[in-house]
Context: one part of a larger RNA
């Protein structure tokens, strides 16, 4: 290279957006780059194949052929790919009318609890545990009623519910803001589909300098327990956790499933009958829920039915080593990307590049089994 693979055995970038780039509907004319035939002309000899010769054979050696599958020119064809014009409208995308949602991000206002502090009430305990003790409390605590600040979360609604591209998103109102679904019509007229380098986002935790700081709570000390106890258990606590702003760029970021795309209780393909494309047959209705739209239908209900978009549970064929998946494929068809090649050394070391720093990315070898 060609073959073979990637849920769980080695393999899917934590998501996206998009340039090179690879592919890319449908009809008609163009062209002749790719393809396809033909001729010219080369392709050295020798090696290789065939058919003969010569050394007693054979290795070897020698004549003919044939063959160099390729290149270079011309002449032709003209379906497919491609160029180039010129249309379609089924993919895509705009316009309208509508509907659902913790989708974003910026301001505002709320109760329920926990601390604190101020006032009344009340007296000796109160907390904590496996018992306990540290601690708090006659300077009046717990408790219990009324008030005040102050932070941080958002009970019940709530649901294999919704939304979002992943991370994540849950109190209300307000404003500005993205994307989906869905109805009937116009419009545009392949604009699509993926994506190396790239650029954006990315939980918690750690950084920087300010600002807040209720609870909670690494480190720290302190009671305990323990042979010990640098711990599990208590009482207390700084950092951190929260807003604003720069920075890290990692995770069990999981569905261990790349993102589309046609098709299906069978797909591709084959074969068969008619055909100009093409079409029909062998070749057969998946079934329960539940969430957002539309439609039909009456007997108008807490309804039937039929469709879409999502989200679940089960099953045919198919596939899988097996466990399973199975119209949300791990089925089946093309076309892009991205990764793997025993284990350990090792996601390490050097050496690029990023970062303030921690580190991060790329990313091996020699030993070794």
């Nucleotide at each position: 290279c060609u073959g073979g693979g990637c849920g769980u055995a080695a393999a899917g970038c934590g998501c996206g957006c998009g340039u090179a780039g690879g592919u890319g509907g449908u009809u008609c004319g163009u062209u002749a780059a790719g393809u396809u035939g033909g001729a010219u002309g080369u392709g050295a000899a020798a090696u290789c194949c065939c058919c003969g010769g010569g050394c007693u054979c054979a290795a070897c050696c020698u004549g003919g052929g044939a063959a160099c599958u390729g290149c270079a020119u011309u002449c032709a064809a003209a379906a497919c790919u491609g160029u180039c014009g010129a249309g379609c409208u089924a993919g895509a995308g705009u316009a309208u009318g509508g509907u659902a949602g913790a989708g974003g991000g910026u301001g505002g206002u709320g109760g329920a609890a926990u601390u604190u502090c101020c006032u009344g009430u009340g007296u000796a305990g109160c907390g904590g545990u496996g018992a306990a003790a540290u601690g708090c409390g006659u300077a009046g605590a717990u408790a219990u009623a009324g008030g005040a600040a102050g932070g941080a979360a958002c009970g019940c609604c709530a649901g294999u519910g919704g939304a979002u591209a992943a991370g994540g998103c849950g109190a209300c109102c307000a404003c500005c803001u993205g994307g989906a679904c869905u109805g009937a019509u116009a419009c545009u007229g392949a604009c699509a589909c993926u994506c190396a380098u790239g650029u954006g986002c990315u939980g918690a935790u750690g950084c920087g300098g300010g600002c807040a700081g209720a609870g909670c709570g690494g480190a720290c000390a302190g009671g305990a327990u323990u042979a010990g106890a640098u711990a599990c258990c208590c009482g207390g606590g700084u950092a951190c956790u929260g807003g604003a702003u720069u920075c890290c760029a990692u995770a069990c970021c999981c569905u261990a499933g790349g993102a589309g795309u046609a098709c299906a209780a069978g797909c591709c393909g084959u074969u068969g009958g008619g055909g100009a494309c093409c079409u029909c047959g062998a070749c057969u209705u998946g079934c329960c829920g539940u969430u957002g739209g539309g439609a039909c239908c009456c007997c108008u209900g807490a309804g039937c039915u039929c469709u879409u978009a999502g989200u679940g549970g089960c099953g045919c064929a198919g596939c899988u080593a097996a466990c399973g998946c199975a119209u949300u494929a791990a089925g089946g068809u093309g076309a892009c990307c991205g990764c793997g090649u025993g284990g350990g050394g090792a996601g390490u070391a050097c050496g690029g590049c990023c970062g303030c720093a921690a580190g991060g990315u790329u990313a091996a070898a020699a030993c070794u089994c």

A computed fold for a 369-nucleotide part of an RNA from Pseudomonas frederiksbergensis, annotated as small-subunit ribosomal RNA, central domain. Its mean pLDDT, the model's own confidence on a scale to 100, is 80.